[in-house]
């Protein structure tokens, strides 16, 4: 790196270091940010293998994984509803995370 497949409205810091950008993706919207982001430590969560047991809204011990905002929102099809452009709900793409395979 490719495939198959679950799942994606739940949860989780008023800590420490760093210093300027970040929210996947070209674009558009709209947030967050020196009242300190990202990222990294610590802490925590509990989603998926795997263990344990008192078998269930458990526990957090082993991998992974998360820790604003639904996967922040929208694009693309369709379907209503309004009347031309916007709102609602579906599905698909696309993406993340597992887990098996190549």
């Nucleotide at each position: 790196a490719g495939c198959u497949u679950a799942u994606c409205a739940a949860g989780a810091g008023u800590g420490g270091u760093c210093g300027a950008g970040g929210g996947a993706c070209a674009g558009g919207g709209c947030c967050c940010u020196g009242u300190g982001a990202c990222a990294c430590c610590c802490a925590g969560c509990a989603a998926c293998c795997g263990g344990c047991u008192u078998u269930a809204u458990g526990c957090a011990c082993g991998g992974u994984g998360c820790u604003a905002a639904u996967u922040c929102c929208c694009a693309c099809a369709c379907a209503u509803a309004u009347u031309u452009u916007u709102a609602u709900g579906u599905g698909u793409a696309a993406g993340a995370u597992g887990a098996g395979c190549u």
A computed fold for a 102-nucleotide RNA, annotated as SAM riboswitch aptamer (S box leader). The sequence was found by an Rfam model in a public genome assembly. Its Rfam family is "SAM riboswitch aptamer (S box leader)". About the family: The SAM riboswitch is found upstream of a number of genes which code for proteins involved in methionine or cysteine biosynthesis in Gram-positive bacteria. The coordinates come from a structure-prediction model, not an experiment, and the mean pLDDT is 79.